RNAcentral holds the sequence, with entries from Ribocentre.
SAM riboswitch aptamer (S box leader) from a Clostridiales bacterium, 111 nucleotides, folded computationally.
Its Rfam family is "SAM riboswitch aptamer (S box leader)". Rfam's curators write: The SAM riboswitch is found upstream of a number of genes which code for proteins involved in methionine or cysteine biosynthesis in Gram-positive bacteria.
Lineage of the source: Bacteria > Bacillati > Bacillota > Clostridia > Eubacteriales.
RNA sequence: CUCUUAUCCAGAGUGGCAGAGGGACUGGCCCGAUGAAGCCCGACAACCGACAUUUUUCAUUUGAAUGCACGGUGUCAAUUCCUGCAGUAAGAAAUUACUGAAAGAUGAGAG
Numbered sequence: 001c002u003c004u005u006a007u008c009c010a011g012a013g014u015g016g017c018a019g020a021g022g023g024a025c026u027g028g029c030c031c032g033a034u035g036a037a038g039c040c041c042g043a044c045a046a047c048c049g050a051c052a053u054u055u056u057u058c059a060u061u062u063g064a065a066u067g068c069a070c071g072g073u074g075u076c077a078a079u080u081c082c083u084g085c086a087g088u089a090a091g092a093a094a095u096u097a098c099u100g101a102a103a104g105a106u107g108a109g110a111g
Base pairs, nucleotide, nucleotide: 001111002110003109004108005107006106007105008104013041015040016039017038021031022030023029025084027082028081042076043075044074047072048071049070051067052066053065054064055063080103085100086099087098088097089096090095
């Protein structure tokens, strides 16, 4: 980088360093010197592994459920901030609501 698969309306900072950008992209709309990105610490969560309990079995492995938060990731403004493509409904229209894709993000597995 590509493919497969699951999830994406919950949750989380009055901390330290730093010093101008950030929210993937488009168009919007926002955040930011009352301090952005980044780094550290802290926190949240529970995808994978470990561990514990229960269950299935004569038994072990496997499987399932629950828990834990030890290890590997991840996350910590706004629903993935909204949107883009297709459709449905309402409307004279602007537009609004909803559904599904696409794109993106993260985990796990494969190449």